[in-house]
The part of an RNA shown here (small-subunit ribosomal RNA, 3' major domain) has 473 nucleotides and comes from an Anaerolineae bacterium.
Lineage of the source: Bacteria > Bacillati > Chloroflexota > Anaerolineae.

Context: one part of a larger RNA
RNA sequence: UGACGGGGGCCCGCACAAGCAGCGGAGCGUGUGGUUUAAUUCGAUGCAACACGAAGAACCUCACCAGGGCUUGACAUGCUAGUGGUAGUGAAGCGAAAGCGGAACGACCCCGCGGGAAACCGUGGGGAGCUAGCACAGGUGCUGCAUGGCUGUCGUCAGCUCGUGCCGUGAGGUGUUGGGUCAAGUCCCAAAACGAGCGCAACCCCUACUGCCAGUUAGAUCUUUCUGGCGGAACUGCCGGCGAAAGCCGGAGGAAGGCGGGGAUGACGUCAAGUCAGUAUGGCCUUUAUGCCCUGGGCUACACACACGCUACAAUGGUCGGCACAAAGGGCAGCCAAGCCGCGAGGCGGAGCAAAACCCCCAAAGCCGGCCUCAGUUCGGAUUGCAGGCUGCAACCCGCCUGCAUGAAGCCGGAGUUGCUAGUAACCGCCGGUCAGCACUACGGCGGUGAAUACGUUCCCGGGCCUUGUACA
Numbered sequence: 001u002g003a004c005g006g007g008g009g010c011c012c013g014c015a016c017a018a019g020c021a022g023c024g025g026a027g028c029g030u031g032u033g034g035u036u037u038a039a040u041u042c043g044a045u046g047c048a049a050c051a052c053g054a055a056g057a058a059c060c061u062c063a064c065c066a067g068g069g070c071u072u073g074a075c076a077u078g079c080u081a082g083u084g085g086u087a088g089u090g091a092a093g094c095g096a097a098a099g100c101g102g103a104a105c106g107a108c109c110c111c112g113c114g115g116g117a118a119a120c121c122g123u124g125g126g127g128a129g130c131u132a133g134c135a136c137a138g139g140u141g142c143u144g145c146a147u148g149g150c151u152g153u154c155g156u157c158a159g160c161u162c163g164u165g166c167c168g169u170g171a172g173g174u175g176u177u178g179g180g181u182c183a184a185g186u187c188c189c190a191a192a193a194c195g196a197g198c199g200c201a202a203c204c205c206c207u208a209c210u211g212c213c214a215g216u217u218a219g220a221u222c223u224u225u226c227u228g229g230c231g232g233a234a235c236u237g238c239c240g241g242c243g244a245a246a247g248c249c250g251g252a253g254g255a256a257g258g259c260g261g262g263g264a265u266g267a268c269g270u271c272a273a274g275u276c277a278g279u280a281u282g283g284c285c286u287u288u289a290u291g292c293c294c295u296g297g298g299c300u301a302c303a304c305a306c307a308c309g310c311u312a313c314a315a316u317g318g319u320c321g322g323c324a325c326a327a328a329g330g331g332c333a334g335c336c337a338a339g340c341c342g343c344g345a346g347g348c349g350g351a352g353c354a355a356a357a358c359c360c361c362c363a364a365a366g367c368c369g370g371c372c373u374c375a376g377u378u379c380g381g382a383u384u385g386c387a388g389g390c391u392g393c394a395a396c397c398c399g400c401c402u403g404c405a406u407g408a409a410g411c412c413g414g415a416g417u418u419g420c421u422a423g424u425a426a427c428c429g430c431c432g433g434u435c436a437g438c439a440c441u442a443c444g445g446c447g448g449u450g451a452a453u454a455c456g457u458u459c460c461c462g463g464g465c466c467u468u469g470u471a472c473a
Stems, first nucleotide, its partner, number of pairs: 001473002003470003007467007015457002019420005026311008034302002042053002064297007073136001077135007088105002093100002108127008138286002141284003147280001149275003152271001154269001159198006165174003177190004204263004209232007235257001238251005313413001317372007329360003334353002339348003379410001384405007426449007
């Protein structure tokens, strides 16, 4: 000087408390451990691994396993030699395919020569390509304790430092401490310090109010909405109180106050944190295999255990009929209207739309009315049987959906534990990426309805500043 303390003081944070909804029990989905397996590819492992890489595992993906096959190789560059019946196309045959095999057809570019009026033909050389040989390719093989880059985390926490000066023999200190104040090392005052940098804040985007201009569509019937551009508006500016100041409290006006709400933005550094499997890259290893191709299987196993979720256990509900109101997105190998067929998934059909125009697209909770009457039920929907639909070369392993039938556990969950302070939680539906299809209940967004509670900082957890102890560095 730091780090640490079941030392102290001060101060923050959904940290506790006060509340609301959950998880932990059930069934199912997904991830992980374990076990099993020919293989169940690999990585991630307290917070900060476990709906994580995976924003899409039937084949492919694919890295794993079994079997079949290739060896200058699926791909790059170069050298030597050969090569016109060469490149290319590729029949029969073997085969699951890959591959093996090779009948038959059969070129192109540049230059020279010969023939021809020309198209073109013949011939020689070169190129391309192929074959053989070599140099090499290839490796999701190892090392994230050799690395770059990127990322997580403490933590959006308020800190981390420098120049000069001053103090100290020196490590170092001062500044950065103290008194107040703030979300903040934010600002004010004091002070051997005076300044400065990276952080904080502001500048950026969205959102709430509004003017002008331009454009646009829809409804409607001449107004309204929306989009874009440029502006206005909020600054403790005004008033009162307290204060030395910074500032705090209250008030007015206002669509909005005292950082208006949200986002982006992550200092010096810590964890030899994570990633050699995104990519890059040193070293090591491999070279008829640890490379490459193919068929099939596996990643989907299942006595169990944990994690994140979904659906429920019902009457603030279930079900049937009728009526209503969004926002944000996506669309050409695409979104797909009307109409017709089918109980339905879906099929036929073909209009419109590269989209404020057409389509996805009926939002759902809600409101009105009927039934159910507390029951393992008209709750709940797992599981299973049958019959179908769709995508795709192909749904046995191993997809999704529909109809009929079947109707399991479950009557609110032990110890314990999570989220959230307002348009938030909770509840409700809608859209998107990936994507042929889908295992999406995940993830990322969008709107609709819309709470309760916070006395307070003693305690648990994490953090900041000052101080104290130390046999630790």